Predicted 3D model of a 126-nucleotide RNA (FMN riboswitch aptamer (RFN element)). Model confidence (mean pLDDT): 81 of 100. The sequence was found by an Rfam model in a public genome assembly. Rfam family: FMN riboswitch aptamer (RFN element). Gene Ontology term of the family: FMN binding.
[in-house]
RNA sequence: AGAAGUCUUUGAGGCGGGGUGAAAAUCCCCACCGGCGGUAUAGCCCGCAAGCAAAGUUUUACUGCACUUUGCCGAACAGGUUUGAGUCCUGUGCCGACGGUAUAGUCCGGAUGAGAAAAGAUGGAA
Repeated sequence: AGAAGUCUUUGAGGCGGGGUGAAAAUCCCCACCGGCGGUAUAGCCCGCAAGCAAAGUUUUACUGCACUUUGCCGAACAGGUUUGAGUCCUGUGCCGACGGUAUAGUCCGGAUGAGAAAAGAUGGAA
């Protein structure tokens, strides 16, 4: 200097004002927000997680948990700078699971959950 393995911690933000109405942080006008890795700095480029569905494994059986596999899974253009940017700058746009409730990216709930991953400790292979 340093591989596998093990452990610990961390690991998502946002409705403020006005209108209508019996009732809306859900409709309308304005406002506000942006997980993780990659890459010239990214919500809308590539991938991952989360979410939804199905099947399988496990089980005497059922249900649940867990794990595995498969499917589904949103959205950007123009100009400029540069060796190089769909990432920066300027301008104008667009998108946002499921259940609940007056129709929800922002409220409540599953969730004191799960998790991509990050940092640290330990370890000591070649």